[in-house]
């Protein structure tokens, strides 16, 4: 000096599930609230193998085997919170292209 990978900015693409039903206000198609009925990909929660520590047994070199406890992952599961006509937003991820850094060659 330039690069994975991450990180921050920005363009682009982006699924799913109710035009549900009552009430109220506006003013004629929106908003709000309440009820059921859904959806998962904002964000939030939860844990499998393994690993670790301790405790009992067993063996008796480095161990084993079961139990607490801890770590431990998502596009899995919860469905809090978000959302379910178009439009708009939002939208995990994923692609341009910049932009600060740090690390290893």
């Nucleotide at each position: 000096a330039a690069u994975a990978c991450g990180c921050c900015g920005u363009c682009u693409g982006g699924a799913g599930a109710g035009c549900c039903a009552u009430c109220g206000c506006c003013u004629u198609g929106g908003c709000g609230a309440u009820g059921c009925a859904c959806c998962g990909a904002a964000g939030g929660a939860g844990c499998a193998a393994g690993c670790g520590c301790u405790u009992a047994g067993c063996a008796g070199u480095c161990g084993c085997u079961a139990g607490u406890c801890g770590u431990g992952a998502a596009u899995c599961u919860c469905u809090c919170a978000g959302g379910u006509a178009u439009c708009a937003a939002g939208g995990a991820c994923a692609g341009g292209g910049g932009g600060a850094g740090c690390g290893g060659c």
A computed fold for a 105-nucleotide RNA from a Pseudomonadota bacterium, annotated as Glycine riboswitch aptamer. Rfam family: Glycine riboswitch aptamer. About the family: This family represents the bacterial glycine riboswitch. Model confidence (mean pLDDT): 77 of 100.